Background
This is a predicted structure of a 90-nucleotide RNA (c-di-GMP-I-GGC riboswitch aptamer) from an Anaerolineae bacterium. Its Rfam family is "c-di-GMP-I-GGC riboswitch aptamer". Gene Ontology term of the family: cyclic-di-GMP binding.
RNA sequence: AUAGAUAAAGGCAAACUUAGCGAAAGCUAAGGACGCAAAGCUAUGGGUCUAAAGCUGAAAAUCUCAGCUAUGAUUGCCAGGCCGCCUGUU
Repeated sequence: AUAGAUAAAGGCAAACUUAGCGAAAGCUAAGGACGCAAAGCUAUGGGUCUAAAGCUGAAAAUCUCAGCUAUGAUUGCCAGGCCGCCUGUU
RNA backbone atom coordinates (compact mmCIF):
# COMPACT_ATOMS: atom_id res chain seq x y z
P A A 1 -0.78 3.81 3.59
O5' A A 1 -0.94 2.86 2.32
C5' A A 1 -0.71 3.37 1.01
C4' A A 1 -0.69 2.24 0.00
C3' A A 1 -1.93 1.36 0.00
O3' A A 1 -2.98 1.92 -0.74
C1' A A 1 0.00 0.00 0.00
P U A 2 -4.50 1.75 -0.24
O5' U A 2 -4.80 0.21 -0.56
C5' U A 2 -4.80 -0.26 -1.90
C4' U A 2 -4.77 -1.77 -1.92
C3' U A 2 -5.91 -2.45 -1.18
O3' U A 2 -7.10 -2.50 -1.93
C1' U A 2 -3.86 -3.49 -0.61
P A A 3 -8.51 -2.56 -1.16
O5' A A 3 -8.64 -4.09 -0.75
C5' A A 3 -8.81 -5.08 -1.76
C4' A A 3 -8.73 -6.47 -1.15
C3' A A 3 -9.71 -6.74 0.00
O3' A A 3 -10.99 -7.08 -0.46
C1' A A 3 -7.55 -7.46 0.62
P G A 4 -12.27 -6.75 0.43
O5' G A 4 -12.19 -7.84 1.57
C5' G A 4 -12.30 -9.24 1.26
C4' G A 4 -11.97 -10.08 2.48
C3' G A 4 -13.07 -10.09 3.53
O3' G A 4 -13.32 -11.42 3.98
C1' G A 4 -11.00 -9.45 4.50
P A A 5 -14.63 -12.19 3.49
O5' A A 5 -14.15 -13.35 2.53
C5' A A 5 -14.99 -14.46 2.27
C4' A A 5 -14.18 -15.73 2.33
C3' A A 5 -13.71 -16.10 3.74
O3' A A 5 -14.69 -16.81 4.45
C1' A A 5 -11.88 -16.20 2.23
P U A 6 -14.68 -16.78 6.02
O5' U A 6 -13.49 -17.75 6.44
C5' U A 6 -13.56 -19.14 6.12
C4' U A 6 -12.25 -19.81 6.48
C3' U A 6 -11.81 -19.67 7.92
O3' U A 6 -12.48 -20.55 8.79
C1' U A 6 -9.96 -19.32 6.47
P A A 7 -12.81 -20.11 10.27
O5' A A 7 -11.37 -19.96 10.94
C5' A A 7 -10.58 -21.12 11.19
C4' A A 7 -9.20 -20.71 11.67
C3' A A 7 -9.18 -19.88 12.95
O3' A A 7 -9.25 -20.70 14.10
C1' A A 7 -7.78 -18.89 11.33
P A A 8 -10.02 -20.18 15.37
O5' A A 8 -8.98 -19.16 16.02
C5' A A 8 -7.71 -19.63 16.49
C4' A A 8 -6.79 -18.46 16.74
C3' A A 8 -7.34 -17.40 17.70
O3' A A 8 -7.14 -17.77 19.05
C1' A A 8 -6.50 -16.35 15.78
P A A 9 -8.03 -17.09 20.16
O5' A A 9 -7.32 -15.68 20.39
C5' A A 9 -6.03 -15.60 20.99
C4' A A 9 -5.63 -14.16 21.19
C3' A A 9 -6.68 -13.30 21.89
O3' A A 9 -6.62 -13.43 23.29
C1' A A 9 -5.92 -12.19 19.96
P G A 10 -7.96 -13.83 24.06
O5' G A 10 -9.07 -12.90 23.37
C5' G A 10 -9.73 -11.90 24.11
C4' G A 10 -9.70 -10.58 23.37
C3' G A 10 -11.05 -9.90 23.18
O3' G A 10 -11.54 -9.29 24.36
C1' G A 10 -9.87 -9.82 21.17
P G A 11 -13.13 -9.32 24.60
O5' G A 11 -13.62 -8.18 23.62
C5' G A 11 -13.07 -6.87 23.69
C4' G A 11 -13.57 -6.01 22.56
C3' G A 11 -15.07 -5.84 22.47
O3' G A 11 -15.56 -4.93 23.44
C1' G A 11 -14.21 -6.25 20.32
P C A 12 -16.96 -5.25 24.13
O5' C A 12 -18.01 -4.73 23.04
C5' C A 12 -17.91 -3.41 22.51
C4' C A 12 -18.73 -3.28 21.26
C3' C A 12 -20.19 -3.64 21.41
O3' C A 12 -20.94 -2.58 21.98
C1' C A 12 -19.34 -4.62 19.45
P A A 13 -22.09 -2.90 23.03
O5' A A 13 -23.19 -3.63 22.14
C5' A A 13 -23.74 -2.98 21.00
C4' A A 13 -24.60 -3.96 20.23
C3' A A 13 -25.80 -4.45 21.01
O3' A A 13 -26.98 -4.41 20.23
C1' A A 13 -24.45 -6.29 20.30
P A A 14 -28.33 -3.95 20.84
O5' A A 14 -29.36 -4.28 19.67
C5' A A 14 -29.26 -3.61 18.42
C4' A A 14 -30.12 -4.31 17.39
C3' A A 14 -31.50 -4.71 17.88
O3' A A 14 -32.41 -3.64 17.79
C1' A A 14 -30.50 -6.54 16.81
P A A 15 -33.46 -3.40 18.96
O5' A A 15 -34.40 -4.67 18.86
C5' A A 15 -35.23 -4.88 17.71
C4' A A 15 -35.82 -6.27 17.72
C3' A A 15 -36.65 -6.61 18.94
O3' A A 15 -37.97 -6.10 18.84
C1' A A 15 -35.19 -8.39 18.47
P C A 16 -38.61 -5.33 20.07
O5' C A 16 -38.64 -6.44 21.21
C5' C A 16 -39.44 -7.60 21.08
C4' C A 16 -39.06 -8.62 22.13
C3' C A 16 -39.08 -8.12 23.56
O3' C A 16 -40.39 -8.12 24.11
C1' C A 16 -37.07 -9.27 23.20
P U A 17 -40.80 -7.01 25.16
O5' U A 17 -40.07 -7.48 26.49
C5' U A 17 -40.40 -8.73 27.09
C4' U A 17 -39.51 -8.97 28.30
C3' U A 17 -39.44 -7.83 29.29
O3' U A 17 -40.56 -7.81 30.16
C1' U A 17 -37.26 -8.64 28.87
P U A 18 -41.12 -6.39 30.65
O5' U A 18 -40.07 -5.98 31.79
C5' U A 18 -39.93 -6.77 32.96
C4' U A 18 -38.74 -6.31 33.77
C3' U A 18 -38.70 -4.83 34.08
O3' U A 18 -39.56 -4.46 35.14
C1' U A 18 -36.57 -5.54 33.36
P A A 19 -40.24 -3.02 35.10
O5' A A 19 -39.05 -2.03 35.48
C5' A A 19 -38.48 -2.09 36.80
C4' A A 19 -37.25 -1.21 36.88
C3' A A 19 -37.44 0.23 36.43
O3' A A 19 -38.08 1.04 37.40
C1' A A 19 -35.46 -0.63 35.50
P G A 20 -39.00 2.26 36.88
O5' G A 20 -37.95 3.36 36.38
C5' G A 20 -37.08 3.97 37.32
C4' G A 20 -35.99 4.75 36.62
C3' G A 20 -36.45 5.87 35.70
O3' G A 20 -36.83 7.04 36.39
C1' G A 20 -34.78 4.62 34.61
P C A 21 -37.98 7.99 35.77
O5' C A 21 -37.26 8.70 34.54
C5' C A 21 -36.16 9.58 34.75
C4' C A 21 -35.58 10.04 33.43
C3' C A 21 -36.56 10.69 32.48
O3' C A 21 -36.87 12.03 32.82
C1' C A 21 -35.22 9.17 31.30
P G A 22 -38.38 12.56 32.56
O5' G A 22 -38.50 12.62 30.97
C5' G A 22 -37.74 13.56 30.24
C4' G A 22 -37.92 13.35 28.75
C3' G A 22 -39.37 13.35 28.26
O3' G A 22 -39.91 14.65 28.17
C1' G A 22 -38.18 11.57 27.25
P A A 23 -41.41 14.89 28.69
O5' A A 23 -42.30 14.00 27.71
C5' A A 23 -43.68 13.79 27.95
C4' A A 23 -44.43 13.67 26.64
C3' A A 23 -43.86 12.64 25.67
O3' A A 23 -44.43 11.37 25.90
C1' A A 23 -44.16 14.72 24.56
P A A 24 -43.49 10.05 25.86
O5' A A 24 -43.25 9.79 24.31
C5' A A 24 -44.32 9.35 23.48
C4' A A 24 -44.02 9.66 22.03
C3' A A 24 -42.83 8.91 21.44
O3' A A 24 -43.23 7.65 20.94
C1' A A 24 -42.64 11.21 20.94
P A A 25 -42.16 6.42 20.90
O5' A A 25 -41.13 6.84 19.76
C5' A A 25 -41.44 6.65 18.38
C4' A A 25 -40.44 7.38 17.52
C3' A A 25 -39.00 6.88 17.63
O3' A A 25 -38.75 5.77 16.79
C1' A A 25 -39.02 9.22 17.85
P G A 26 -38.12 4.41 17.39
O5' G A 26 -36.98 4.91 18.38
C5' G A 26 -35.68 5.23 17.92
C4' G A 26 -35.06 6.28 18.81
C3' G A 26 -34.12 5.78 19.90
O3' G A 26 -32.82 5.52 19.41
C1' G A 26 -35.62 7.33 20.84
P C A 27 -31.89 4.40 20.15
O5' C A 27 -31.41 5.16 21.46
C5' C A 27 -30.58 6.31 21.38
C4' C A 27 -30.42 6.94 22.75
C3' C A 27 -29.78 6.05 23.80
O3' C A 27 -28.36 6.04 23.68
C1' C A 27 -31.69 7.07 24.72
P U A 28 -27.55 4.70 24.07
O5' U A 28 -27.62 4.69 25.66
C5' U A 28 -26.99 5.72 26.41
C4' U A 28 -27.27 5.54 27.90
C3' U A 28 -26.99 4.15 28.45
O3' U A 28 -25.61 3.95 28.71
C1' U A 28 -29.09 4.88 29.23
P A A 29 -24.99 2.46 28.51
O5' A A 29 -25.55 1.69 29.79
C5' A A 29 -25.13 2.05 31.10
C4' A A 29 -25.87 1.26 32.15
C3' A A 29 -25.87 -0.25 31.94
O3' A A 29 -24.68 -0.87 32.36
C1' A A 29 -28.04 0.47 32.48
P A A 30 -24.14 -2.19 31.56
O5' A A 30 -25.10 -3.33 32.11
C5' A A 30 -25.06 -3.70 33.48
C4' A A 30 -26.20 -4.63 33.83
C3' A A 30 -26.33 -5.87 32.96
O3' A A 30 -25.41 -6.88 33.29
C1' A A 30 -28.44 -4.88 33.22
P G A 31 -24.82 -7.85 32.07
O5' G A 31 -26.06 -8.75 31.68
C5' G A 31 -26.54 -9.73 32.59
C4' G A 31 -27.91 -10.24 32.19
C3' G A 31 -27.98 -11.03 30.90
O3' G A 31 -27.53 -12.37 31.05
C1' G A 31 -29.77 -9.50 30.97
P G A 32 -26.65 -13.07 29.83
O5' G A 32 -27.65 -12.97 28.59
C5' G A 32 -28.89 -13.68 28.56
C4' G A 32 -29.67 -13.32 27.32
C3' G A 32 -28.94 -13.66 26.03
O3' G A 32 -29.20 -15.01 25.69
C1' G A 32 -29.79 -11.43 25.93
P A A 33 -28.13 -15.78 24.70
O5' A A 33 -28.49 -15.13 23.29
C5' A A 33 -27.91 -15.58 22.12
C4' A A 33 -28.35 -14.68 20.99
C3' A A 33 -27.43 -14.77 19.79
O3' A A 33 -28.20 -14.55 18.61
C1' A A 33 -27.44 -12.55 20.63
P C A 34 -28.84 -15.73 17.75
O5' C A 34 -29.03 -15.10 16.31
C5' C A 34 -30.32 -14.87 15.80
C4' C A 34 -30.37 -13.60 14.98
C3' C A 34 -29.22 -13.34 14.01
O3' C A 34 -29.27 -14.17 12.88
C1' C A 34 -29.87 -11.32 15.05
P G A 35 -27.91 -14.48 12.03
O5' G A 35 -27.75 -13.18 11.11
C5' G A 35 -26.47 -12.65 10.81
C4' G A 35 -26.44 -11.18 11.12
C3' G A 35 -25.10 -10.50 10.91
O3' G A 35 -24.94 -10.12 9.56
C1' G A 35 -25.91 -9.95 13.05
P C A 36 -23.44 -10.24 8.89
O5' C A 36 -22.67 -9.03 9.57
C5' C A 36 -23.07 -7.69 9.34
C4' C A 36 -22.25 -6.74 10.16
C3' C A 36 -20.74 -6.77 9.90
O3' C A 36 -20.41 -5.99 8.77
C1' C A 36 -21.16 -6.74 12.23
P A A 37 -19.52 -6.62 7.58
O5' A A 37 -18.13 -5.87 7.72
C5' A A 37 -17.25 -6.20 8.78
C4' A A 37 -16.07 -5.27 8.79
C3' A A 37 -15.15 -5.40 7.57
O3' A A 37 -14.38 -4.22 7.48
C1' A A 37 -14.06 -6.25 9.47
P A A 38 -14.65 -3.08 6.48
O5' A A 38 -14.07 -1.92 7.41
C5' A A 38 -14.92 -0.97 7.99
C4' A A 38 -15.35 -1.44 9.36
C3' A A 38 -16.61 -0.75 9.85
O3' A A 38 -17.38 -1.67 10.64
C1' A A 38 -14.90 -0.44 11.40
P A A 39 -18.97 -1.61 10.47
O5' A A 39 -19.53 -1.64 11.94
C5' A A 39 -19.51 -0.46 12.77
C4' A A 39 -20.12 -0.75 14.12
C3' A A 39 -19.58 -1.99 14.81
O3' A A 39 -19.61 -1.80 16.22
C1' A A 39 -21.85 -2.33 14.21
P G A 40 -18.30 -1.70 17.06
O5' G A 40 -17.56 -0.42 16.45
C5' G A 40 -18.03 0.88 16.79
C4' G A 40 -16.90 1.67 17.43
C3' G A 40 -17.16 3.17 17.47
O3' G A 40 -17.89 3.51 18.63
C1' G A 40 -15.03 2.76 16.52
P C A 41 -19.10 4.55 18.46
O5' C A 41 -18.37 5.94 18.23
C5' C A 41 -17.51 6.48 19.22
C4' C A 41 -16.79 7.70 18.70
C3' C A 41 -17.69 8.75 18.06
O3' C A 41 -18.33 9.57 19.01
C1' C A 41 -15.83 8.37 16.66
P U A 42 -19.80 10.13 18.64
O5' U A 42 -19.55 11.13 17.43
C5' U A 42 -18.77 12.29 17.60
C4' U A 42 -18.56 13.00 16.28
C3' U A 42 -19.84 13.43 15.58
O3' U A 42 -20.30 14.66 16.11
C1' U A 42 -18.36 12.41 14.02
P A A 43 -21.86 14.81 16.43
O5' A A 43 -22.53 14.95 15.02
C5' A A 43 -23.53 15.93 14.84
C4' A A 43 -23.77 16.14 13.37
C3' A A 43 -25.02 16.97 13.07
O3' A A 43 -24.88 17.61 11.81
C1' A A 43 -25.37 14.71 12.41
P U A 44 -24.13 19.02 11.71
O5' U A 44 -23.11 18.79 10.53
C5' U A 44 -22.51 19.91 9.89
C4' U A 44 -22.12 19.54 8.48
C3' U A 44 -23.24 18.96 7.63
O3' U A 44 -24.07 19.97 7.07
C1' U A 44 -21.31 17.61 7.40
P G A 45 -25.59 19.63 6.77
O5' G A 45 -25.53 18.78 5.42
C5' G A 45 -25.13 19.41 4.19
C4' G A 45 -25.22 18.42 3.05
C3' G A 45 -26.53 17.66 2.95
O3' G A 45 -27.57 18.41 2.35
C1' G A 45 -24.75 16.15 2.75
P G A 46 -29.09 18.19 2.88
O5' G A 46 -29.47 16.74 2.35
C5' G A 46 -29.64 16.52 0.95
C4' G A 46 -29.70 15.05 0.62
C3' G A 46 -30.86 14.28 1.24
O3' G A 46 -32.10 14.51 0.60
C1' G A 46 -28.88 13.02 1.44
P G A 47 -33.42 14.46 1.50
O5' G A 47 -33.54 12.94 1.97
C5' G A 47 -33.80 11.92 1.02
C4' G A 47 -33.69 10.54 1.65
C3' G A 47 -34.72 10.25 2.74
O3' G A 47 -35.98 9.90 2.20
C1' G A 47 -32.59 9.53 3.45
P U A 48 -37.32 10.40 2.95
O5' U A 48 -37.36 9.49 4.26
C5' U A 48 -37.49 8.08 4.16
C4' U A 48 -37.21 7.42 5.50
C3' U A 48 -38.06 7.91 6.65
O3' U A 48 -39.35 7.31 6.68
C1' U A 48 -35.81 7.86 7.32
P C A 49 -40.60 8.16 7.21
O5' C A 49 -40.37 8.12 8.78
C5' C A 49 -40.39 6.90 9.50
C4' C A 49 -40.00 7.11 10.95
C3' C A 49 -40.80 8.17 11.68
O3' C A 49 -42.07 7.71 12.10
C1' C A 49 -38.51 8.47 12.13
P U A 50 -43.31 8.73 12.12
O5' U A 50 -42.98 9.63 13.39
C5' U A 50 -42.90 9.05 14.69
C4' U A 50 -42.36 10.05 15.69
C3' U A 50 -43.15 11.34 15.80
O3' U A 50 -44.29 11.19 16.62
C1' U A 50 -40.84 11.83 15.70
P A A 51 -45.66 11.96 16.21
O5' A A 51 -45.33 13.48 16.54
C5' A A 51 -45.05 13.88 17.87
C4' A A 51 -44.63 15.34 17.91
C3' A A 51 -45.75 16.31 17.54
O3' A A 51 -45.91 17.29 18.56
C1' A A 51 -43.74 16.80 16.37
P A A 52 -47.14 17.16 19.60
O5' A A 52 -46.65 18.05 20.84
C5' A A 52 -46.80 17.59 22.17
C4' A A 52 -45.78 18.27 23.08
C3' A A 52 -45.66 19.78 22.90
O3' A A 52 -46.61 20.48 23.69
C1' A A 52 -43.52 18.80 22.80
P A A 53 -47.40 21.75 23.01
O5' A A 53 -46.24 22.78 22.61
C5' A A 53 -45.51 23.48 23.60
C4' A A 53 -44.41 24.30 22.96
C3' A A 53 -44.87 25.20 21.81
O3' A A 53 -45.35 26.45 22.29
C1' A A 53 -43.02 23.93 21.10
P G A 54 -46.66 27.10 21.54
O5' G A 54 -46.09 27.50 20.10
C5' G A 54 -45.08 28.51 19.99
C4' G A 54 -44.57 28.58 18.56
C3' G A 54 -45.64 28.82 17.50
O3' G A 54 -45.97 30.19 17.40
C1' G A 54 -44.24 27.05 16.82
P C A 55 -47.51 30.58 17.06
O5' C A 55 -47.61 30.26 15.49
C5' C A 55 -46.81 30.97 14.56
C4' C A 55 -46.90 30.34 13.18
C3' C A 55 -48.31 30.19 12.63
O3' C A 55 -48.81 31.40 12.08
C1' C A 55 -47.14 28.18 12.31
P U A 56 -50.42 31.69 12.18
O5' U A 56 -51.04 30.68 11.12
C5' U A 56 -50.74 30.82 9.73
C4' U A 56 -51.29 29.65 8.95
C3' U A 56 -52.78 29.41 9.12
O3' U A 56 -53.57 30.29 8.36
C1' U A 56 -51.62 27.36 9.26
P G A 57 -55.06 30.70 8.93
O5' G A 57 -55.91 29.37 8.67
C5' G A 57 -56.13 28.92 7.34
C4' G A 57 -56.79 27.56 7.34
C3' G A 57 -58.09 27.45 8.13
O3' G A 57 -59.19 27.96 7.41
C1' G A 57 -56.71 25.60 8.63
P A A 58 -60.41 28.61 8.23
O5' A A 58 -61.13 27.33 8.85
C5' A A 58 -61.76 26.38 8.01
C4' A A 58 -62.30 25.22 8.81
C3' A A 58 -63.18 25.59 10.00
O3' A A 58 -64.49 25.92 9.60
C1' A A 58 -61.63 23.95 10.65
P A A 59 -65.44 26.94 10.54
O5' A A 59 -64.50 28.23 10.68
C5' A A 59 -64.20 29.04 9.56
C4' A A 59 -64.23 30.50 9.94
C3' A A 59 -63.65 30.85 11.30
O3' A A 59 -62.26 31.01 11.23
C1' A A 59 -65.76 31.89 11.06
P A A 60 -61.35 30.65 12.53
O5' A A 60 -61.74 31.76 13.60
C5' A A 60 -61.20 33.08 13.51
C4' A A 60 -61.48 33.83 14.79
C3' A A 60 -61.07 33.10 16.07
O3' A A 60 -59.71 33.34 16.38
C1' A A 60 -63.28 33.87 16.27
P A A 61 -58.88 32.22 17.08
O5' A A 61 -59.37 32.23 18.58
C5' A A 61 -59.09 33.32 19.44
C4' A A 61 -59.81 33.15 20.76
C3' A A 61 -59.60 31.80 21.43
O3' A A 61 -58.39 31.75 22.16
C1' A A 61 -61.89 32.33 21.42
P U A 62 -57.57 30.40 22.13
O5' U A 62 -58.30 29.48 23.20
C5' U A 62 -58.26 29.82 24.59
C4' U A 62 -59.09 28.87 25.39
C3' U A 62 -58.85 27.39 25.13
O3' U A 62 -57.71 26.90 25.80
C1' U A 62 -61.17 27.81 25.18
P C A 63 -56.76 25.85 25.02
O5' C A 63 -57.69 24.58 24.82
C5' C A 63 -58.08 23.77 25.94
C4' C A 63 -59.19 22.83 25.56
C3' C A 63 -58.84 21.80 24.50
O3' C A 63 -58.13 20.69 25.04
C1' C A 63 -60.92 22.78 23.98
P U A 64 -57.01 20.01 24.11
O5' U A 64 -57.83 19.38 22.91
C5' U A 64 -58.75 18.31 23.15
C4' U A 64 -59.58 18.04 21.91
C3' U A 64 -58.79 17.67 20.66
O3' U A 64 -58.42 16.30 20.66
C1' U A 64 -60.38 19.31 20.11
P C A 65 -57.06 15.90 19.92
O5' C A 65 -57.43 16.00 18.38
C5' C A 65 -58.41 15.13 17.82
C4' C A 65 -58.78 15.58 16.42
C3' C A 65 -57.63 15.67 15.43
O3' C A 65 -57.27 14.40 14.91
C1' C A 65 -58.96 17.61 15.26
P A A 66 -55.75 14.19 14.44
O5' A A 66 -55.66 15.04 13.08
C5' A A 66 -56.40 14.61 11.93
C4' A A 66 -56.27 15.63 10.82
C3' A A 66 -54.85 15.97 10.41
O3' A A 66 -54.29 15.00 9.55
C1' A A 66 -56.08 17.96 10.66
P G A 67 -52.71 14.76 9.56
O5' G A 67 -52.14 16.03 8.79
C5' G A 67 -52.45 16.23 7.41
C4' G A 67 -51.98 17.59 6.95
C3' G A 67 -50.51 17.88 7.15
O3' G A 67 -49.71 17.30 6.14
C1' G A 67 -51.76 19.72 7.89
P C A 68 -48.22 16.84 6.49
O5' C A 68 -47.42 18.22 6.64
C5' C A 68 -47.25 19.08 5.52
C4' C A 68 -46.65 20.40 5.95
C3' C A 68 -45.30 20.30 6.66
O3' C A 68 -44.23 20.11 5.76
C1' C A 68 -46.71 21.80 7.83
P U A 69 -42.96 19.27 6.23
O5' U A 69 -42.23 20.26 7.26
C5' U A 69 -41.64 21.47 6.78
C4' U A 69 -41.19 22.34 7.94
C3' U A 69 -40.20 21.69 8.90
O3' U A 69 -38.88 21.76 8.40
C1' U A 69 -41.91 22.78 10.13
P A A 70 -37.89 20.47 8.61
O5' A A 70 -37.42 20.64 10.12
C5' A A 70 -36.86 21.87 10.56
C4' A A 70 -36.12 21.71 11.88
C3' A A 70 -34.85 20.88 11.81
O3' A A 70 -33.89 21.45 12.72
C1' A A 70 -36.22 20.06 13.49
P U A 71 -32.86 22.47 12.17
O5' U A 71 -32.65 23.37 13.48
C5' U A 71 -31.58 23.27 14.36
C4' U A 71 -32.06 23.02 15.78
C3' U A 71 -32.54 21.60 16.05
O3' U A 71 -32.04 21.18 17.31
C1' U A 71 -34.22 23.13 16.69
P G A 72 -31.30 19.80 17.44
O5' G A 72 -32.42 18.82 17.97
C5' G A 72 -32.81 18.83 19.35
C4' G A 72 -33.68 17.63 19.65
C3' G A 72 -33.08 16.29 19.25
O3' G A 72 -32.20 15.80 20.24
C1' G A 72 -35.29 16.42 18.44
P A A 73 -30.90 14.96 19.78
O5' A A 73 -31.50 13.64 19.12
C5' A A 73 -32.13 12.67 19.94
C4' A A 73 -32.70 11.56 19.09
C3' A A 73 -31.71 10.80 18.23
O3' A A 73 -30.96 9.86 18.99
C1' A A 73 -33.66 11.25 16.99
P U A 74 -29.44 9.57 18.54
O5' U A 74 -29.59 8.59 17.30
C5' U A 74 -30.28 7.35 17.42
C4' U A 74 -30.56 6.78 16.05
C3' U A 74 -29.32 6.56 15.19
O3' U A 74 -28.69 5.32 15.50
C1' U A 74 -31.01 7.63 13.92
P U A 75 -27.10 5.28 15.85
O5' U A 75 -26.38 5.74 14.53
C5' U A 75 -26.61 5.06 13.32
C4' U A 75 -25.36 5.02 12.47
C3' U A 75 -24.12 4.49 13.19
O3' U A 75 -23.46 3.56 12.34
C1' U A 75 -23.64 6.55 12.15
P G A 76 -23.02 2.15 12.90
O5' G A 76 -24.31 1.25 12.66
C5' G A 76 -24.71 0.90 11.35
C4' G A 76 -26.03 0.16 11.38
C3' G A 76 -27.16 0.90 12.07
O3' G A 76 -28.36 0.67 11.35
C1' G A 76 -26.90 -1.23 13.02
P C A 77 -29.06 1.90 10.62
O5' C A 77 -28.56 1.79 9.12
C5' C A 77 -29.15 0.82 8.25
C4' C A 77 -29.35 1.44 6.88
C3' C A 77 -28.09 2.04 6.26
O3' C A 77 -27.26 1.08 5.68
C1' C A 77 -29.88 3.57 6.05
P C A 78 -25.64 1.34 5.59
O5' C A 78 -25.52 2.39 4.40
C5' C A 78 -26.01 2.07 3.11
C4' C A 78 -25.89 3.26 2.20
C3' C A 78 -24.52 3.90 2.18
O3' C A 78 -23.62 3.17 1.38
C1' C A 78 -26.19 5.58 2.33
P A A 79 -22.03 3.43 1.53
O5' A A 79 -21.87 4.81 0.76
C5' A A 79 -20.80 5.64 1.04
C4' A A 79 -21.07 7.03 0.49
C3' A A 79 -20.03 8.04 0.94
O3' A A 79 -18.88 7.99 0.11
C1' A A 79 -22.17 8.89 1.41
P G A 80 -17.43 7.78 0.79
O5' G A 80 -17.15 9.22 1.43
C5' G A 80 -17.23 10.38 0.61
C4' G A 80 -17.24 11.64 1.45
C3' G A 80 -16.16 11.72 2.53
O3' G A 80 -14.90 12.08 1.99
C1' G A 80 -18.22 12.36 3.46
P G A 81 -13.55 11.41 2.62
O5' G A 81 -13.43 12.14 4.03
C5' G A 81 -13.24 13.55 4.09
C4' G A 81 -13.28 14.02 5.53
C3' G A 81 -12.34 13.29 6.48
O3' G A 81 -11.01 13.78 6.40
C1' G A 81 -14.47 13.44 7.46
P C A 82 -9.78 12.74 6.55
O5' C A 82 -9.76 12.43 8.13
C5' C A 82 -9.51 13.47 9.06
C4' C A 82 -9.70 12.97 10.48
C3' C A 82 -8.93 11.71 10.85
O3' C A 82 -7.57 11.95 11.13
C1' C A 82 -11.14 11.51 11.61
P C A 83 -6.47 10.82 10.74
O5' C A 83 -6.70 9.68 11.83
C5' C A 83 -6.38 9.92 13.20
C4' C A 83 -6.95 8.84 14.09
C3' C A 83 -6.44 7.43 13.85
O3' C A 83 -5.15 7.19 14.39
C1' C A 83 -8.77 7.37 14.11
P G A 84 -4.21 6.05 13.71
O5' G A 84 -4.90 4.70 14.19
C5' G A 84 -4.84 4.32 15.56
C4' G A 84 -5.73 3.15 15.84
C3' G A 84 -5.31 1.83 15.21
O3' G A 84 -4.27 1.19 15.93
C1' G A 84 -7.62 2.14 14.92
P C A 85 -3.45 0.00 15.22
O5' C A 85 -4.31 -1.30 15.59
C5' C A 85 -4.49 -1.66 16.96
C4' C A 85 -5.24 -2.96 17.07
C3' C A 85 -4.68 -4.12 16.26
O3' C A 85 -3.56 -4.73 16.87
C1' C A 85 -7.03 -4.04 16.02
P C A 86 -2.40 -5.38 15.94
O5' C A 86 -3.08 -6.72 15.39
C5' C A 86 -3.44 -7.75 16.29
C4' C A 86 -4.26 -8.80 15.57
C3' C A 86 -3.62 -9.38 14.33
O3' C A 86 -2.68 -10.40 14.65
C1' C A 86 -5.84 -8.81 13.84
P U A 87 -1.38 -10.62 13.67
O5' U A 87 -1.99 -11.32 12.37
C5' U A 87 -2.56 -12.62 12.48
C4' U A 87 -3.29 -12.98 11.20
C3' U A 87 -2.47 -12.85 9.93
O3' U A 87 -1.60 -13.95 9.72
C1' U A 87 -4.58 -11.87 9.60
P G A 88 -0.23 -13.74 8.88
O5' G A 88 -0.77 -13.66 7.37
C5' G A 88 -1.37 -14.79 6.77
C4' G A 88 -1.96 -14.43 5.42
C3' G A 88 -0.99 -13.82 4.43
O3' G A 88 -0.16 -14.80 3.81
C1' G A 88 -3.00 -12.59 4.40
P U A 89 1.36 -14.41 3.37
O5' U A 89 1.15 -13.43 2.13
C5' U A 89 0.54 -13.91 0.93
C4' U A 89 0.26 -12.77 -0.01
C3' U A 89 1.46 -11.89 -0.34
O3' U A 89 2.30 -12.47 -1.34
C1' U A 89 -0.40 -10.53 0.16
P U A 90 3.90 -12.21 -1.27
O5' U A 90 4.03 -10.69 -1.75
C5' U A 90 3.64 -10.33 -3.08
C4' U A 90 3.64 -8.83 -3.23
C3' U A 90 4.95 -8.13 -2.87
O3' U A 90 5.92 -8.20 -3.89
C1' U A 90 3.11 -6.95 -1.91